[in-house]
RNA sequence: GCGGAUGGCUGGAUGAUCGCCUUGGAUGAAACCGCAAGGUUUCAUACACGGAGGAAAGUCCGGACUCCAUGAAGCGACGGUGCCGGGUAACGCCCGGCCGGGGCAACCCGAGGGAAAGCGCCACAGAAAACAGACCGCCCUUGCGUGCAGGGGUUAGGGUGAAACGGUGGAGUAAGAGCCCACCGCGCUUUUGGCAACAAAAGCGGCACGGCAAGCCCCACCGGGAGCAAUGCCAAAUAGGGAUCUCGCGGGCGCAUGCCCAGGGCAGCUUUGGCCCCAGACGGUCCGGGUUGGCAGCUAGAGGUCCCCGAGCAAUCGGGGGUCAAGAUGAAUGAUCAUCCAAAGGGGCAAUCGUCCCUUGGACAGAAUCCGGCUUACAGGCCAUCCGCACGU
RNA sequence: GCGGGCGUAGCUCAGGGGUAGAGCAUAACCUUGCCAAGGUUAGGGUCGUGAGUUCGAAUCUCAUCGCCCGCUCCA
Numbered sequence: 001g002c003g004g005a006u007g008g009c010u011g012g013a014u015g016a017u018c019g020c021c022u023u024g025g026a027u028g029a030a031a032c033c034g035c036a037a038g039g040u041u042u043c044a045u046a047c048a049c050g051g052a053g054g055a056a057a058g059u060c061c062g063g064a065c066u067c068c069a070u071g072a073a074g075c076g077a078c079g080g081u082g083c084c085g086g087g088u089a090a091c092g093c094c095c096g097g098c099c100g101g102g103g104c105a106a107c108c109c110g111a112g113g114g115a116a117a118g119c120g121c122c123a124c125a126g127a128a129a130a131c132a133g134a135c136c137g138c139c140c141u142u143g144c145g146u147g148c149a150g151g152g153g154u155u156a157g158g159g160u161g162a163a164a165c166g167g168u169g170g171a172g173u174a175a176g177a178g179c180c181c182a183c184c185g186c187g188c189u190u191u192u193g194g195c196a197a198c199a200a201a202a203g204c205g206g207c208a209c210g211g212c213a214a215g216c217c218c219c220a221c222c223g224g225g226a227g228c229a230a231u232g233c234c235a236a237a238u239a240g241g242g243a244u245c246u247c248g249c250g251g252g253c254g255c256a257u258g259c260c261c262a263g264g265g266c267a268g269c270u271u272u273g274g275c276c277c278c279a280g281a282c283g284g285u286c287c288g289g290g291u292u293g294g295c296a297g298c299u300a301g302a303g304g305u306c307c308c309c310g311a312g313c314a315a316u317c318g319g320g321g322g323u324c325a326a327g328a329u330g331a332a333u334g335a336u337c338a339u340c341c342a343a344a345g346g347g348g349c350a351a352u353c354g355u356c357c358c359u360u361g362g363a364c365a366g367a368a369u370c371c372g373g374c375u376u377a378c379a380g381g382c383c384a385u386c387c388g389c390a391c392g393u
Numbered sequence: 394g395c396g397g398g399c400g401u402a403g404c405u406c407a408g409g410g411g412u413a414g415a416g417c418a419u420a421a422c423c424u425u426g427c428c429a430a431g432g433u434u435a436g437g438g439u440c441g442u443g444a445g446u447u448c449g450a451a452u453c454u455c456a457u458c459g460c461c462c463g464c465u466c467c468a
Stems, first nucleotide, its partner, number of pairs: 001389010012340007020051002023048002026045008053364001057375002060373005065227004070273006078223005083097005098112001099110004113218002118216002120212003134155001135158002137154008166184005185207001186205008231296004241287005246281002250261004263277004289467002303324009341362001343360007394464007403417004411448001419435005441457005
């Protein structure tokens, strides 16, 4: 210098003018309450503090919070997760490692449990697609009409396929074959190292065990449902209606509240509790009616950011200090101008970098209960570390 | 804001791992004096898009894009 890899930051700046939203107190006006002092509400005016993001997005996971459900335990059903260890409020997230794959390397990618528990599928082609199997070929043999037919052996060769029942070499044989041998692969056992996934070594086994679980399934673990339009309160208005479904209506004493006995109902099932059952539950669903208001929930929380100390390889955790602060609901956070900063195009001078002028002009996008993640979108710019190649010293 | 569903021919829909179909519509021919109906045939598809699993994906999984539906409060 060129080409890459990883991690992080930024996402225009300044000023002027005109606006928008929340909150606060001030002034003025109106209405209402009050004997009054005064208070409440609304509107207006100017002032002060504050006013979008790294993804606010997709709503894909995990929580907080609230309500609902018959509480707890077990089982079942359904859904999810899936190498090992750690982190966390929790996770399908993150960190570290293992194994497999890619790259010369830095580094990157992996839904990565189980196919010797069972079932299922493997189209077409091919002889054969899963307790194997003989189409061509090869070899042996029988027969005769001497190149054909029958019987047997064989998977080494051909051909098919995504996949053909270990691979290469040798020995061996009628031809062949783990039939035998060496190495590799595979499986089992033991030892050593490691918390573990796993790795290494030694021994044994002649090979049994094709693939698919993002097919059913098995194993381990996790999960009750709904969602701030949750939920609670106030106000206004209306026809305090209709249809349908579910569960229900036992006996005795007593005038009655009630008491006793028996039974029934409420969860997918069981156990054990709980609750309810003299006539309705004013239960569910649908239709019809009214309203389209306000307050709380609401934003200070597992908070952001800056710095220091300690533990840890790291994610992260513990401690200390400083600092920051949208909560409006059809919903504000904007517009214009000037100068500058990137960037793109054109022109002049110079012709190697440069410099001057003109024009264009700022990515994706935008809070809506709040957090932790993931994913997706993103004009460009900047920083740090590392790798490869070439050249120079 | 929250929840749910659907994308296959011009339209309405089947197909749920093994060469993409049906009805209507379109075109041509037959039939008729002509039209309609009827009959015979033909054309038309990247199965919304991109990845992954698999030998093989419209189908299974993930991401993404588009469309549709439901959900205020009171009695």